[in-house]
RNA sequence: GCCCGGGUGGCGGAACUGGCAUACGCGAUGGUCUCAAACACCAUUGCCCUUCGGGGCUUGCGGGUUCGAAUCCCGCCCCGGGCA
Numbered sequence: 001g002c003c004c005g006g007g008u009g010g011c012g013g014a015a016c017u018g019g020c021a022u023a024c025g026c027g028a029u030g031g032u033c034u035c036a037a038a039c040a041c042c043a044u045u046g047c048c049c050u051u052c053g054g055g056g057c058u059u060g061c062g063g064g065u066u067c068g069a070a071u072c073c074c075g076c077c078c079c080g081g082g083c084a
Base pairs, nucleotide, nucleotide: 001083002082003081004080005079006078007077010026011025012024019067027045028044029043030042031041032040046057047056048055049054060076061075062074063073064072
């Protein structure tokens, strides 16, 4: 230099065909239980704003296509593998 795979909440990891972004698990926080804890169970858990009704933003970065993009296209960055 060329080719292939990958980059998604704090972490792992789905989203197959473009259609509720973050299912599920771990972790965390609150609660129930207990003398207290552990276990178990229930609830919540991306970020910002909020008049608490809601609103805005977010899939490595920047553009494009589209009514609609994590997903398709272009450029770039990073990680892994292959060829030279």
Predicted 3D model of an 84-nucleotide RNA (transfer RNA) from an Acidimicrobiaceae bacterium. It matches the Rfam family "tRNA". It is annotated as a transfer RNA. About the family: Transfer RNA (tRNA) molecules are approximately 80 nucleotides in length. Its family is annotated with triplet codon-amino acid adaptor activity in the Gene Ontology. Its mean pLDDT, the model's own confidence on a scale to 100, is 80. RNAcentral holds the sequence, with entries from ENA.